[in-house]
RNA sequence: CUCUUAUCAAGAGUGGCGGAGGGAAUAGGCCCUGAGAUGCCCAGCAACCAGUGAGUGACGAACUGACUAAGGUGCUACUUCCUACAAGAUGCAAUUUGCAUUUUGAAAGAUAAGAG
Numbered sequence: 001c002u003c004u005u006a007u008c009a010a011g012a013g014u015g016g017c018g019g020a021g022g023g024a025a026u027a028g029g030c031c032c033u034g035a036g037a038u039g040c041c042c043a044g045c046a047a048c049c050a051g052u053g054a055g056u057g058a059c060g061a062a063c064u065g066a067c068u069a070a071g072g073u074g075c076u077a078c079u080u081c082c083u084a085c086a087a088g089a090u091g092c093a094a095u096u097u098g099c100a101u102u103u104u105g106a107a108a109g110a111u112a113a114g115a116g
Stems, first nucleotide, its partner, number of pairs: 001116008013042001015041003021032003026084004043076003048072002050068003054064003080108001085105009
């Protein structure tokens, strides 16, 4: 870097360092930020991997739910901040399309585990 599977509306700081932009990329919108953001450290959250024990099961594989948090990751403004593509619903204009709102799915992305 590519592929597969799972998850993405919950949770987590009046701390220290530092000193300018930041919320992945493009566009539009909406926001955060010298009352110090993004980032790093500490602290914390969570429970993917991990561990314990229970149930289902050919008692094998596997699945389900419970508990733990010393380890490997991850995360700690806003739903992945929202929209972009497709389909449906409602409303308005209007005459077969446009706009707005909304639902579902896809795409893209993030994270974990596995494979190449």

Predicted 3D model of a 116-nucleotide RNA (SAM riboswitch aptamer (S box leader)) from Solibacillus cecembensis. The source organism's lineage runs through Bacteria, Bacillota, Caryophanales, Caryophanaceae and Solibacillus. The coordinates come from a structure-prediction model, not an experiment, and the mean pLDDT is 81. Rfam family: SAM riboswitch aptamer (S box leader). Rfam links the family to the GO term regulation of gene expression. From the family's description: The SAM riboswitch is found upstream of a number of genes which code for proteins involved in methionine or cysteine biosynthesis in Gram-positive bacteria. It was read from a public genome assembly, where an Rfam model found it.